[in-house]
């Protein structure tokens, strides 16, 4: 801008205005205002105008709405018993007469509203009479009866009566239109609604109706309607159509066409062709309004509006110019129908919001790995254009003819009218000065909105810290968020974009197309059997289904094809096609029915046989239990893992005889049989049901399934009567327990048995419905029947067939598990059942039941699952198998005591900090008096105690001294720059190092090991983790990796759908143990010399140290398939020699940001960094590691003997002297196989100590010392001399160790001025013990269960405490609706009426008057709203 669409709620309640009126050509009355003349009386024009009246036609339409309504409402086809005004056609007429009553005028009532009375008056108004080839009635078919009307305008005139045309009445036949009946089919829910009906069904009669009819009365029969779902309830206008969907479906019924209801509620009739009438009557109820309280009015679900409900829906607009309605002869008039405009992105569709160049890739902004990207040709800038918008000027373009005029034909007496045709002018526009087109100006005035973790296009950065918040599903957010908030960039749509709300789709998630029921929801416990539903074979028959074809209908618009017409389009239009239904007719016969006929394969009977815990009824039998008699006998018996209660000396268990009684039937026996299932178990008889086999004698489809119904139907349980041995709920007691209302024990009632009657469930399970057919087998077994073969025989063995019954299996199904002729396989029939998981098989309600309680059988409400079957783990107080100082066997230890140390804990300014089961605790630390230090207290510095750069500037920097001061440190003083080059020889410049001031930065042992690298510990030196390729399973995964051996070992071997392969193991690497060789100093030394300290000398030996050898199950016996294994030779060593380094895949968010490294955060005159002094060392206590003891296998005191491994110039330190010693002096050697720590203890040999708190311990304390160091107070170590404490072998519990181990000796080194009981080494002496793998504790590997998967420290079930939801019950108690009966009884209608009272047309009467008919009124019938009483549904509330 253009088309379109706009109360989805309260059919709530309406102020105001308008939506229906029109003809004077049907009638009578008939103004005013104003003007104009006037004689001033008044005419005249307005004007026969307006206004209202009689009369006609309209008003029943056209416009709203969706309340009722499951209904012949509505759609669709038919159908006979009807009306139509207005309109068309043909007919035939319109004659004469009469009497009123509005309007008007007089009086009157009343607030209105409206009304009385009297008195004029016209007509297409009314009334009667006539006429009547048609209508209608009767008929004897000759015929007789009843019925009607109205004029109006125009010309012509013959001049009072006629012609004539138009418009009209009127009677009658047709059509057209509209309406009204009846009727097949179709299209909602619900059975927790299963029986309903009495004008009800059907007749005959008479009455109504425009019409069939129980549509209405009377009488007569007693019938109708239902599982194919009546009746009752809920909801609900239908339909063309619209939405969706590939389609079959699902879902609406706004707009626009057809229908039907319906107009405040409810009722009821006039009037008319038609209503039972939205803008008409009347009565009744609710409500608002008026009132003079006497009595009235009103009805927007019509346009516009207004309150009101609501999330939510426009203007109290213009116009009759157009279409269309109504009336009119016509002009016209009138119309909230209709055209038109406002409003509202509600919806569809169409245009713009600028092109085209344009890189220093501009500034800003974001981001960064600091380089740069990005935003972006975007943007400034240069050129251009001009939809839109602004302005200006055109534009009655289109949107229309008719009537009226003119001419021609008609018609006619006629040149009126009237009709048709033709032509020409002219007038009429609500939109609207609007569509449109010209020209001018001007890029100027015109872009939003979601989103950005996956679905799903689009990323980053910074705030935020399970907060704020996001969310459609799944989820994100607990300090690095592409998910939250915000930016930048980026997706998408675009005058729109997101939300929300419905519907379909996808959902094959209700499955008709087109799914299920072993284990995921789902087969009725079973059987008999009504409807139903499907049903063998031949022919003939029919033509209901099926199929063909024609007609007819399936309104128009709407889909869809093709055009056209508005600039496009979207909208309009024209023409085409159209599947399906429904009806009619005409043909076809294969299937399916329907009919009569026949068959014999389904299906049943017949005959011979057979086997079986089928059934019910009666009778019996032996064993065993318990009871009771008698006998014999004594102290116990029973029970349990162990006990008690219990029973027993009033004589038990036990043992023998004898009774009495109940209930079950050992063996036989069995994945044997029987049976519809439930379930049947000793024998024996009696009744009875089924199967199975063989014949092919009979019937002739008589079958299959199976809602409703009926019947059977464990175990328990009720009920009534019996029985009752043993069991044994339930009690009660004794044990266990923390309890034990459990298990175990002793006891014991119900019930268990029987007969009768009820319940109606079970895991009533093959978790598998029934019947029929089809599809490879293989073994066993019950019961049969044929043949063979052996033949000796009551038989066996083998084949074949039938029927059960089991195991395993092809194909082939299945999600897998599995099933597989006895299918879960392949088709067929029929039934029953599901439709996420809890609420819940639960609550109202019905039905059954004595009763428990059974069966039918929901919702609200709440969850994202629940669930099934197989995988990988991991875990079992499951199973197999091995394996380890794991147990066991052993030897020292720990826990008891004191001391070291370290750690909790408490304390303190500060006790820096990290490490916490095993795998923290003599650990980080292989050195804390200061330093370290990281910690407190207190004093200082601020480019900084350390690095690098720049600019300035000074000139050294360092050293001495002196004041202060705890010291950093400040302050004076002394003293004083180095190198190069230019050269004017003291100056500049440039570097070198050095101070100040300024800036970039240093600095952080801050924090975050849950953000990291590195490393490091722990399963575990435990043997495991994996991959290619192949196969195997839908798939997760398996397979190899498992099985049988073996081994320390996934080691080897062998089998083997696996074949290799890699990471681990093993071997290579160092040590140590044999020899060989090869060298011989500081080592070592036979042999010589010596002043005994040494020196020659050798390269033999020790030994050092490089380089070979050597062990490999080589050999040899046994055993084995083989790998190996077990013995033995030899050999120093023998089965990986011993010792060590070595640590697969993985795990503990294991430790560590305090070593280092490092992302991010965080401090910056302080969390940085100097100083001094204090703390890390405190101390009621816990614990963890160690030392040292408790003594005699010992202390002590005395002499004797033999090592390794290692370390030293700031050290090591010999030998002498001195000290009772630590140690001090002096005074040699070693940079080390050379001198030196360095005496090695334990051992042996002797004395002494005599079992005690000791001559055992040796802590604490006191005092005198050394040593280091600047310094020993806090807070060192070591000497000496005094003191001499606890402790007499250690409760529960626990460690370590299998050979040169353990145990026990004593020595060396790191750090380190100094300061080990630790820590790392070293070598001396030097055992016991291991039956074995049952049990602890860890691990391997197979395998099996699982609701675990954070993986048993898993994971979950109830109570109860508090707070809120929902939903049932509940003495009641409020509405709502609905049937029934009686009452009363409006308004009307129809039936009556010898009926006061009025009363114009007709009739008699001159006439008064009477009749006759109305109007009134009476009386019934029916009748709504109302009441009254009972009843039935459904709804809210209600302590608790």
């Nucleotide at each position: 801008g253009g088309c379109g669409u706009g109360c989805u709620u309260a059919a709530c309640a309406c102020a105001u205005g308008c939506a229906a009126g029109u003809c004077g050509a049907a009638c009578g009355a008939g103004a005013a205002a104003g003007c104009u003349c006037u004689u001033c009386g008044g005419a005249g024009c307005g004007a026969g105008u307006a206004c209202a009246g009689u009369g006609g036609c309209a008003a029943a339409c056209g416009g709203g709405u969706g309340c009722g309504u499951a209904a012949c409402a509505c759609g669709u086809g038919g159908a006979a018993a009807u009306c139509u005004a207005c309109c068309u056609u043909u007919u035939a007429g319109u004659g004469g007469a009469g009497a009123a009553c509005a309007a008007c005028c007089u009086u009157g009532a009343g607030a209105a509203a409206u009304u009385a009375a009297g008195g004029c008056u016209a007509a297409u108004a009314c009334u009667a009479c006539a006429u009547a080839g048609u209508u209608c009635c009767c008929u004897u078919c000759g015929g007789g009866g009843a019925u009607a009307a109205a004029g109006a305008u125009g010309g012509c005139c013959u001049c009072u009566u006629g012609c004539u045309a138009u418009c009209g009445c009127u009677g009658a036949a047709a059509g057209a239109u509209g309406a009204g009946u009846c009727u097949g089919c179709g299209g909602a829910c619900u059975a927790u609604u299963a029986g309903c009906u009495u004008g009800u069904u059907g007749g005959u009669a008479a009455g109504g109706u425009a019409a069939a009819a129980g549509c209405u009365u009377a009488c007569c029969a007693a019938g109708g309607c239902u599982g194919u779902g009546a009746u009752g309830g809920u909801u609900a206008g239908c339909c063309g159509a619209c939405c969706u969907g590939a389609g079959a479906g699902g879902g609406u019924g706004u707009a626009c066409g057809g229908c039907c209801a319906c107009a405040u509620u409810g009722g009821a009739a006039c009037u008319g062709a038609g209503a039972u009438a939205c803008g008409g009557u009347c009565c009744a109820g609710a409500c608002u309004c008026c009132u003079a309280c006497g009595g009235g009015a009103g009805g927007c679900u019509g346009c516009a509006g207004u309150g009101g409900g609501g999330a939510a829906u426009a203007u109290u607009g213009c116009a009759c110019a157009a279409u269309g309605g109504a009336c009119g002869a016509a002009a016209g008039u009138u119309u909230g129908a209709u055209g038109c405009a406002g409003c509202g992105a509600c919806g569809c569709c169409g245009c713009g919001u600028g092109a085209a160049g344009g890189a220093u890739g501009a500034a800003g902004g974001u981001c960064u790995u600091c380089g740069g990207a990005u935003u972006g040709u975007a943007a400034a800038c240069u050129u251009c254009u001009g939809u839109c918008a602004a302005g200006u000027g055109g534009g009655a373009a289109g949107a229309a003819a008719u009537a009226a005029c003119u001419a021609u034909g008609g018609u006619u007496a006629a040149u009126a009218c009237c009709c048709a045709u033709a032509g020409a002018a002219g007038a009429u526009g609500a939109c609207g000065g609007u569509a449109c087109c010209a020209c001018u100006u001007a890029a100027g005035a015109a872009a939003g909105c979601u989103c950005c973790g996956g679905c799903u296009a689009a990323c980053u950065u910074c705030g935020u810290g399970c907060c704020a918040g996001c969310a459609g599903c799944c989820g994100c957010g607990g300090u690095a968020a592409u998910a939250c908030g915000a930016a930048g960039g980026g997706a998408g749509c675009g005058a729109g974009c997101g939300u929300u709300a419905u519907u379909c789709g996808g959902a094959a998630u209700u499955a008709c197309u087109g799914g299920g029921c072993g284990u995921a929801a789902a087969g009725g416990g079973c059987g008999c059997g009504u409807a139903g539903g499907c049903g063998g074979c031949c022919a003939a028959u029919u033509a209901a289904g099926u199929c063909a074809g024609u007609u007819g209908u399936u309104a128009a618009a709407u889909u869809u094809c093709u055009c056209a017409g508005c600039u496009u389009a979207a909208c309009u239009g024209a023409g085409a096609a159209u599947c399906a239904g429904c009806a009619a007719u005409u043909g076809a016969u294969a299937c399916u029915g329907g009919u009569a006929g026949g068959c014999u394969a389904g299906a049943g009977g017949g005959c011979a046989a057979g086997a079986g815990a089928g059934a019910g009824a009666g009778g019996u039998a032996g064993a065993a239990u318990u009871c009771c008699c008698g006998g014999a006998g004594u102290a116990g018996c029973g029970g349990u893992a162990a006990a008690a209660u219990g029973c027993g000396u009033a004589g038990a268990u036990c043992u023998c005889g004898g009774g009495a009684g109940g209930a079950a039937u050992a063996c036989c026996g069995g994945u044997u049989g029987c049976g519809a299932a439930g379930g049947c178990g000793g024998c024996c008889u009696c009744u009875u049901g089924g199967c199975u086999u063989g014949u092919a004698c009979c019937u002739g489809a008589c079958g299959c399934u199976a809602a409703a119904g009926c019947g059977c139907g464990a175990a328990a349980g009720c009920g009534u009567g019996g029985g009752g041995a043993g069991c044994a709920a339930a009690c009660a007691g004794g044990a266990u327990u923390a309890g034990a209302u459990a298990c175990c024990c002793u006891g014991g009632u119900a019930g268990u048995c029987c007969a009768c009657g009820c319940c109606g469930u079970a895991a009533a399970c093959g978790a598998u419905g029934a019947u029929c057919a089809c599809u490879g087998g293989a073994u066993g077994u019950g019961a049969g029947u044929c043949u063979u073969g052996u033949u000796u025989u009551u038989g066996c063995a083998a084949g074949a067939u039938u029927u059960g019954u089991a195991u395993c299996g092809a194909a082939g199904c299945u999600a897998a598990c599995g099933c597989g002729u006895u299918a879960a396989g392949u088709g067929a029939u029929c039934c029953g059942c599901c439709u996420g998981g809890g609420g819940a098989g639960u609550a109202c309600g019905g039905u059954c039941g004595c009763a428990a309680g059974a069966u039918u059988a929901a919702a609200a409400c709440u969850c994202a699952a629940a669930g099934g079957a197989a995988u990988u783990g991991a875990c079992g107080g499951g199973g197999g198998u091995c394996c380890g100082c794991a147990c066991a066997a052993g030897c020292g230890g720990u826990g008891g005591a004191a001391c070291a140390u370290g750690u909790g804990g408490u304390u303190u300014a500060a006790u820096u900090c990290g490490a916490c089961a095993c795998u923290a605790c003599g650990c980080g630390a292989g050195a804390a008096a200061c330093c370290u230090u990281a910690c407190c207290u207190a004093g200082a510095c601020u480019u900084g105690a350390c690095a690098u750069g720049u600019a300035a500037u000074a000139g050294a920097c360092g050293u001495c001294c002196a004041u202060a001061g705890a010291a950093a440190u400040a302050u004076g003083g002394a003293g004083u720059u180095c190198c190069a080059a230019g050269c004017u020889u003291g100056c500049u410049u440039g570097g070198a190092c050095u101070g100040u001031u300024a800036c970039a930065c240093a600095g952080g042992u801050g924090c975050u090991g849950c953000a990291u690298g590195g490393c490091u510990g722990u399963c575990g030196u435990c043997a495991g983790c994996u991959c290619g390729u192949g196969u195997c399973g839908u798939g997760a995964g398996a397979u190899g990796u498992u099985g049988g051996g073996u081994u320390a070992a996934g080691u080897c071997c062998u089998u083997u759908a696996a074949c290799g392969a890699g990471c681990g193991c093993a071997a290579c690497c160092c040590u140590u143990g044999c020899c060989g060789u090869u060298a011989g100093u500081u080592a070592c030394u036979a042999u010589c010399c010596u002043u005994c300290g040494g020196g020659a000398u050798g390269g033999a030996c020790u030994c050092u140290a490089g380089c070979g050898g050597g062990a490999c199950u080589g050999c040899c016996u046994a055993g084995g398939a083989a790998a190996c294994u077990a013995g033995g030779a030899g050999g120093a060593a023998g089965g990986u020699g011993g010792g060590g380094a070595u640590g697969a895949c993985g795990u503990c968010a294991a430790g560590u940001c305090c070593u280092c490294a490092u992302g991010g955060c965080c401090c910056u005159u302080a969390u940085g960094u100097c100083u001094a002094g204090g703390g890390c060392u405190a101390c009621a206590c816990a614990c963890g590691u160690g030392u040292u003891a408790c003594a005699a296998u010992g202390g002590c005191u005395a002499g004797u003997a033999c090592a390794a491994c290692g370390g030293g110039u700031u050290g090591c330190u010999a030998c002498c002297c001195u000290g009772c010693g630590a140690a001090g002096g002096a005074u040699g050697g070693c940079u080390a196989a050379u001198c030196u720590c360095u005496u090695a203890a334990a051992g042996c040999u002797a004395g002494u100590c005599u079992a005690a708190g000791u001559u055992c311990g040796g802590a604490u304390u006191g005092g005198a010392g050394u040593c280091u160091g600047c310094a020993a107070u806090u807070c060192g170590a070591c000497u000496c001399c005094a003191u001499g404490a606890a402790g007499u072998u250690g409760a529960a519990a626990u460690c370590g160790c299998u050979a040169g181990u353990a145990a026990u000796c004593g020595c060396g080194u790191a750090u380190c001025a100094g300061a080990a009981c630790g820590a790392c080494g070293c070598g001396g002496u030097g055992a016991a013990u291991a039956c074995g793998u049952u049990c602890u504790c860890g691990g391997a590997c197979c395998u099996u269960g699982u609701a675990c998967a954070c993986a048993c420290c898993g994971c979950c079930c109830g109570u109860c405490a508090c707070a809120c939801c929902a939903c049932g019950a509940a003495a009641g108690u409020c509405g709502c609706u609905u049937a029934u009966a009686c009452c009363c009884g409006a308004a009307a209608u129809c039936a009556u009426u010898u009926u006061a009272a009025c009363u114009a047309a007709c009739c008699c009467g001159u006439a008064a008057g009477g009749g006759a008919g109305g109007u009134g009124g009476g009386u019934g019938a029916u009748g709504a709203a109302g009441g009254u009483a009972u009843g039935g549904g459904u709804g809210g509330u209600g302590a608790u």